RNAcentral holds the sequence, with entries from ENA. The RNA shown here (small-subunit ribosomal RNA) has 1474 nucleotides and comes from an uncultured bacterium. Rfam family: Bacterial small subunit ribosomal RNA. The coordinates come from a structure-prediction model, not an experiment, and the mean pLDDT is 84.

RNA sequence: UAGAGUUUGAUCCUGGCUCAGAACGAACGCUGGCGGCACGCCUAACACAUGCAAGUCGAGCGCCCCUUUCGGGGGGAGCGGCGGACGGGUUAGUAACGCGUGGGAACAUACCCUUUUCUAUGGAAUAGCCUUUGGAAACGAAGAAUAAUACCAUAUACGCCCUUCGGGGGAAAGAUUUAUCGGUUAAGGAUUGGCCCGCGUUAGAUUAGUUAGUUGGUGGGGUAACGGCCUACCAAGACUACGAUCUAUAGCUGGUUUGAGAGGAUGAUCAGCAACACUGGGACUGAGACACGGCCCAGACUCCUACGGGAGGCAGCAGUGGGGAAUUUUGGACAAUGGGGGCAACCCUGAUCCAGCCAUUCCGCGUGUGCGAUGAAGGCCUUCGGGUUGUAAAGCACUUUUGGCGGGGAAGAAAGGGCGCUGGUUAAUACCUGGCGUUGAUGACGGUACCUGCAGAAUAAGCACCGGCUAACUACGUGCCAGCAGCCGCGGUAAUACGUAGGGUGCAAGCGUUAAUCGGAAUUACUGGGCGUAAAGGGUGCGUCGGCGGUUUGGCAAGAAAGGUGUGAAAUCCCAGGGCUUAACCUUGGAACUGCACUUUUAACUGCCAGGCUAGAGUACGUCAGAGGGGGGUAGAAUUCCACGUGUAGCAGUGAAAUGCGUAGAGAUGUGGAGGAAUACCGAUGGCGAAGGCAGCCCCCUGGGAUGAUACUGACGCUCAGGCACGAAAGCGUGGGGAGCAAACAGGAUUAGAUACCCUGGUAGUCCACGCCGUAAACGAUGUCUACUAGUCGUUGGGAAUCUUAGUAUUCUUGGUGACGAAGUUAACGCGAUAAGUAGACCGCCUGGGGAGUACGGCCGCAAGGUUAAAACUCAAAUGAAUUGACGGGGGCCCGCACAAGCGGUGGAGCAUGUGGUUUAAUUCGAUGCAACGCGAAGAACCUUACCAGGCCUUGACAUCCUUGGAACUUUCUAGAGAUAGAUUGGUGCCUUCGGGAGCCAAGUGACAGGUGCUGCAUGGCUGUCGUCAGCUCGUGUCGUGAGAUGUUGGGUUAAGUCCCGUAACGAGCGCAACCCUUGUCCCUAGUUGCCAGCACUUCGGGUGGGAACUCUAGGGAGACUGCCGGUGACAAACCGGAGGAAGGUGGGGACGACGUCAAGUCAUCAUGGCCCUUACGGCCUGGGCUACACACGUGCUACAAUGGGCAGUACAGAGGGCAGCGAAGUCGCGAGGCCAAGCAAAUCCCUUAAAACUGUUCGUAGUCCGGAUUGGAGUCUGCAACUCGACUCCAUGAAGUCGGAAUCGCUAGUAAUCGCGAAUCAGAAUGUCGCGGUGAAUACGUUCCCGGGCCUUGUACACACCGCCCGUCACACCAUGGGAGUGGAUUGCACCAGAAGUAGUUAGUCUAACCUUCGGGAGGACGAUUACCACGGUGUGGUUCAUGACUGGGGUGAAGUCGUAACAAGGUAACCA
Repeated sequence: UAGAGUUUGAUCCUGGCUCAGAACGAACGCUGGCGGCACGCCUAACACAUGCAAGUCGAGCGCCCCUUUCGGGGGGAGCGGCGGACGGGUUAGUAACGCGUGGGAACAUACCCUUUUCUAUGGAAUAGCCUUUGGAAACGAAGAAUAAUACCAUAUACGCCCUUCGGGGGAAAGAUUUAUCGGUUAAGGAUUGGCCCGCGUUAGAUUAGUUAGUUGGUGGGGUAACGGCCUACCAAGACUACGAUCUAUAGCUGGUUUGAGAGGAUGAUCAGCAACACUGGGACUGAGACACGGCCCAGACUCCUACGGGAGGCAGCAGUGGGGAAUUUUGGACAAUGGGGGCAACCCUGAUCCAGCCAUUCCGCGUGUGCGAUGAAGGCCUUCGGGUUGUAAAGCACUUUUGGCGGGGAAGAAAGGGCGCUGGUUAAUACCUGGCGUUGAUGACGGUACCUGCAGAAUAAGCACCGGCUAACUACGUGCCAGCAGCCGCGGUAAUACGUAGGGUGCAAGCGUUAAUCGGAAUUACUGGGCGUAAAGGGUGCGUCGGCGGUUUGGCAAGAAAGGUGUGAAAUCCCAGGGCUUAACCUUGGAACUGCACUUUUAACUGCCAGGCUAGAGUACGUCAGAGGGGGGUAGAAUUCCACGUGUAGCAGUGAAAUGCGUAGAGAUGUGGAGGAAUACCGAUGGCGAAGGCAGCCCCCUGGGAUGAUACUGACGCUCAGGCACGAAAGCGUGGGGAGCAAACAGGAUUAGAUACCCUGGUAGUCCACGCCGUAAACGAUGUCUACUAGUCGUUGGGAAUCUUAGUAUUCUUGGUGACGAAGUUAACGCGAUAAGUAGACCGCCUGGGGAGUACGGCCGCAAGGUUAAAACUCAAAUGAAUUGACGGGGGCCCGCACAAGCGGUGGAGCAUGUGGUUUAAUUCGAUGCAACGCGAAGAACCUUACCAGGCCUUGACAUCCUUGGAACUUUCUAGAGAUAGAUUGGUGCCUUCGGGAGCCAAGUGACAGGUGCUGCAUGGCUGUCGUCAGCUCGUGUCGUGAGAUGUUGGGUUAAGUCCCGUAACGAGCGCAACCCUUGUCCCUAGUUGCCAGCACUUCGGGUGGGAACUCUAGGGAGACUGCCGGUGACAAACCGGAGGAAGGUGGGGACGACGUCAAGUCAUCAUGGCCCUUACGGCCUGGGCUACACACGUGCUACAAUGGGCAGUACAGAGGGCAGCGAAGUCGCGAGGCCAAGCAAAUCCCUUAAAACUGUUCGUAGUCCGGAUUGGAGUCUGCAACUCGACUCCAUGAAGUCGGAAUCGCUAGUAAUCGCGAAUCAGAAUGUCGCGGUGAAUACGUUCCCGGGCCUUGUACACACCGCCCGUCACACCAUGGGAGUGGAUUGCACCAGAAGUAGUUAGUCUAACCUUCGGGAGGACGAUUACCACGGUGUGGUUCAUGACUGGGGUGAAGUCGUAACAAGGUAACCA
């Protein structure tokens, strides 16, 4: 020392991306009241108009001008002195002794201080000025005169310098006036500067070698000074892996910023240092420069010009243009501080001090305060009640900071100057100087700060945000659009995420955004990370540098430790004070500056030196095991081939085939031969080797290891960057060899295709020798060495001991190799003395995924290629381990009419019905794999009805409220298709407190009604399905970091998570089962409408009396529980068999449907949010449609016949329904049915004759005496109405169909099959649906397979869960990048040419005041010339780098493109590496 979001269905880890913080010389957007303190071209070291930024001195000099009070004062250009090397600016260059820090010696230092010497004598010029003169100008030229503190010579020399110790050399300036200021010499100081050294100071090795003045020496030169600084000669050195050279970038520091710190980033303002001054070069002057506002030259640019020639340098202050996202006034003053000059006054000073501009930063203040509820109006929301804005406003009372107006008004100013006193100096009260006192003057800012009076809430609030991170939510608009977005992500009609509004949150004269920095990031890990599987151990060894190193004694003191000294500038930071009203800010003191150097001490540790030791390491000796390596020889089996014999038709191959071989004799078999390669059995989590790897046997050569006891050496060791060696397979070169196998290739199959998998062939290769290659999933995915840390069990070597002794036994020990496991460790899996534990030493390697182990460059290679190794761009993930599911053409166990075994169907025909499609004005809508399709619909002629056409209505057919009127209601007629419209008759009701009220009707008005309009993906409710499958969970405990696990797994068993046993689980819940209904047996109770055994009567009908036994009815009970017996099983649960029983192991059937799945179905049953329509998408009416019809499908009915059809006769049910109903009997009709009408609200009456069956008869296998469609005719019934469009009856007609392809459905017993009956709906209209009973089978060996399901396990790259995921080519668009004939820049090496200015050397040309002279000249100097060096420039040739380039290579990205399906499951040929 704070974390959060984001990979997943969830979890833990790894790991990146992103956010919250601070900070800024900032910019941009919106907004803007005041003051204080700071800051203000980061870009073009781009170009600059204009003004200013360095002058001063008359007390150095002469001259000129003006003025004068005649004392003087002022001005000008010059000579001369000092200063223009400071101050101010900028950061281009520089990776360097440039800077920082600490040292050093061979130096200089104007002005200043102290001490010291001297200040003497002469001389020659020159500017200004004047005259003449050139030039456009800048600027000159010639002649004459002149001064100095300008210049020169001489003299002198305490000390100074040189010296060959004889000597030699070297100064000066005066002014004014009498004392100072100067000048000179020398020494010292102070200050400043130059030079040298140690250490520190960016990145790149895809920059590895660099260097000839280079390294050193000697002589000489040069400098203020050391020095290759320069030169001649000599030597051949010097630097470099501790990174030279080269390239790129960069001023350095104090500091600033961030950070807990260590670090990181940075180097604005302030301060120190450096460098630069248009670019490059050069020197001059000077104490100091190679000089920002000096000079010369070259170059570029700009300006002037009379074209001859000239002038310039804002990176000083302002300012302009330009560049840019972006950075101010062409201000005032020298009042203060400081600087230059001067004796001074004073002058100069864009240094500085101030002012102006800018919210650019930091700090402070204000925009009011108190009371004020009707919680006003308005806005917004609303569940319509209200809530919120909100004490907010209004209103009342108060205050006046700030701003405005008026008044007063500082400090910053004291020196210098004048006067007085006094000390020093002196002869002196001059002068000078010090002190004290006194005095007048001096302010840019500025009438500023500050104080005060007046009036008045008056002059003053915005910006961002409100999905999570992250404080703050609603409405409307929009509808994957427009847009938002820091990350995750929002938006496809109910958006807290877009836009707007209301409200809220945060900050506030600011608020947001953007850029860049640090932090968080332990995400480069020194503090403080890792490498078995996440990224990461080099393929292996040997070994150099380097790093590290056993034990002991003595010494040294490099490291280390302690103390002291110096330094670590100031400012900054921190602490304590002080000053501005506070703060920012300023200021005083302290601390700190973790550093460096010197010094004293210590000697444990490291190091160094010296001497010992033997535990590390090694050597000698004995013994042992071994596919360790190299070479030579040799053996048998097998394959193939060849020859010959026997022998005949096939062989071979596969899932099945074919290609292939074979009648020219294969295959098979026998004999003989050839040749190559490999070594069965032994053989093994056995052995050996560093790894790769090594296997018949024998011989030769040879490496390593283990063990045992002694002896010897005496730390000789460990690790190892570079380096060297070895290094599977494939591949390459040369030459051999070639049996088998076998890339490529050919053929045959498979397939949609099949450049594959399978088959038949087959060449390189595989083998040998020699030489390359140097890589592998070269793996234990685990570097080497050393030490330590519980055990148990194998196996293979060596040794010892013991004994029951010779067992190749036991125990101990040592080396290897395995299995499990403790502590510990790990994200987990796992590892666990052979560590992935605990530590030490050294090496290698990693830092998100992709791009990419790629490009370029280098090195290696014959090539293939290897090695080293990026970036742009792109994504927000990629990855590891484990978990739960789901899935698998994974495994195990089990179940189900799932298959099988059976029975009957469907699919073919006709018809019925539903659907699709088509058609239509409409054929209303919904349901669509199983789980839509005789479904919603338990019943469309009108109605229904939702659809269509036409005609009508608009507060409406229906509800509530208001107003007005009226009873309500009703008769008849006319028009019309009807809705409707018009006319007309009857009628005046109920209650009453007499005011009115209730109900009903009509009209009007607006709130509203209404909608089968949309959304089942906004919903409730209901339902289907997996599935009546046996599952789904919870509490507590335990295990696990966690998701989760355990329980629920296991062994048995069951229909069952049913039960038992076991068990870190123990219990519980929802499901299962049971409880419920029904049916099967019995008992009790009851006995009408039901029953009738016995008794009596009878019209023979339980009809009647009677009975209560039976059946039955409907209430209540009993019964069945694996209870009993035997066997099996584990002494269990349970199973098998049996007894008894009406029923036996759930007796049969029903109701009952766990957690959940399918955004399953339904907004058209109903309800309901939102949206939409409102003279219509609402409402009414008539007619039509839902009934259409080339076709396709589903579900059914009837059949195809003789187990049958027809006819005749005879028998036996159950369960239901009935008053707008069922309707008997009678009667009419062939019949459907009609007429009349009894009974019955029903155990009483009716529907109601059940039919198959049985008996008899006929038909005789045929499109029939089967089948009944279709059609014609005639009717019946219901109904307002049967045309579209009903059912039924009779007569006639008599279609297809002779048992149904592929395929497919139901059913396990009172079931299938078959036969009829009833009911709901309903006026009428079933082949449908729901029920009822009658007759009544066959089969199940079994679980391999198909389908579905359950449990366990395994793999997984799936989780929208295999209808998953996902790869590559191609096509299209865009992006960055490599190659590329080249092209254009920048920079640099080498070679050469060239050579301005300047300096140095030389100089025979020209000129020449000071000195000398013998007067000729000389010395010296200047100019010129020349040589050397050298800038610019030029040529040639290389290197590096940037940009660009037709074409081209791969890469990346992109909702719905093409082709396949490579990977993930055994991914359908296991995958992967070279």